[in-house]
Predicted 3D model of a 350-nucleotide part of an RNA (small-subunit ribosomal RNA, central domain) from a bacterium. Rfam family: Bacterial small subunit ribosomal RNA.
Context: one part of a larger RNA
């Protein structure tokens, strides 16, 4: 390579946005590149296949057929694929009414608690652990009351709830701002799916330049365990950890499960909407959309599970895997301030 696979055995791209490309609804016409169907030309000998034949066979060899499954040409076919041309409303969008929601930026603002200072009150201890001990503390601490200040996170509500493409997102106001859902058919008419390069978000740690520090807390230090303790356990504590710009782009970035459409038993629970019955009114109930769990039929799985939120039937399109180890590595390229990242071998060895 054909293949055959990617939830745990190798293997889903961190997520999107979308170029080129691949794929693509329903009727009519039409063309005639693909495709089908005849005919002519080629398609060298050799070789392979078939029958005969020559060296005692054979292997070689030699005739004579069939083969060469393909190209060009050239005459029709007209379902399907593709090109044109019209038209259509289901797919997709718009609109027009509605409710929900930690979906984003920005700005202001609240209370607890923590620490710190100031003052009153009060006196010998607080604090710490398995027990201590270093700490603090009569220069008046812990405790307790009133004032200040600061900074950071938002207890209940709280919910296998809810928004987000992913990362993530949670006091409360206000302004800007995205998206999804139900409902009505008014526009619009295949406008649609994926998506290689490209772009753009991206946790945490990191990394610059200026800021800002309550607490927390690598790295340190000091005390304790310990045969030893560069650890766990305690006493401190700087970087960080917030904020403003600008880099870095990695993660078990997981549901370890790419995105899209069709379809294929049910039961229950919860969120948001519509409709119906019902009632005095809200519930309740029954029906349907969408979204999030839980059990389970077929069916699929090496099993374990998975099962209308498929891992189940099937198509499209993209991404990725091919034994371990070397090796998320070397060299080369590209980005990077750096630390690094991305891309990726071989030798060897089992």
């Nucleotide at each position: 390579u054909u293949g055959g696979g990617c939830g745990u055995a190798a293997a889903g791209g961190g997520c999107g946005u979308g170029u080129a490309g691949g794929c693509g609804g329903g009727u009519u016409c039409u063309u005639a590149a693909g495709u089908c169907a005849g005919a002519a030309g080629u398609g060298a000998a050799a070789u392979c296949c078939c029958u005969c034949g020559g060296c005692u066979c054979a292997a070689c060899c030699g005739a004579g057929g069939a083969a060469c499954u393909g190209c060009u040409u050239u005459u029709g076919a007209a379902a399907c694929u593709g090109g044109g041309a019209a038209u259509c409303u289901u797919g997709a969008g718009u609109g027009c009414g509605g409710g929900a929601g930690a979906g984003g930026g920005a700005a202001g603002u609240g209370g607890a608690a923590u620490u710190c200072c100031c003052a009153g009150u009060g006196u010998a201890g607080c604090g710490g652990u398995g027990a201590a001990a270093u700490g603090c503390g009569u220069a008046g601490a812990u405790a307790u009351u009133g004032g200040g200040a600061a900074g950071a996170a938002c207890a209940c509500c709280g919910g296998u709830g809810g928004c987000g493409a992913a990362g993530g997102c949670g006091g409360c106001u206000u302004c800007c701002u995205g998206g999804a859902c139900c409902g009505c058919a008014a526009c619009u008419g295949a406008c649609g799916c994926u998506g290689a390069u490209g772009c753009g978000c991206g946790a945490a740690a990191g990394c610059g330049u200026g800021g800002g520090g309550a607490g927390c807390a690598a790295a340190c230090a000091g005390g304790a365990u310990u045969a030893g303790a560069u650890a766990c356990c305690c006493u401190g504590g700087u970087a960080g950890u917030c904020c403003a710009c600008g880099c870095c782009g990695u993660a078990a970035a997981c549901g370890a499960u790419g995105g899209g459409u069709a379809c294929u038993a049910g039961g229950u629970g919860u969120a948001g909407g519509a409709g119906g019955u019902a009632u005095c009114a809200a519930c309740c109930c029954c029906u349907u959309c969408u979204g999030u769990g839980c059990c389970g039929a077929a069916g699929c799985u090496a099993a374990c599970g998975c099962a209308u939120u498929a891992a189940g039937u099937a198509c499209c399109c993209c991404g990725c895997c091919u034994g371990g180890g070397g090796a998320c590595u070397a060299c080369g390229g590209c980005c990077g301030c750096a630390a690094g990242g991305c891309u990726a071998a071989a030798a060897c060895u089992c």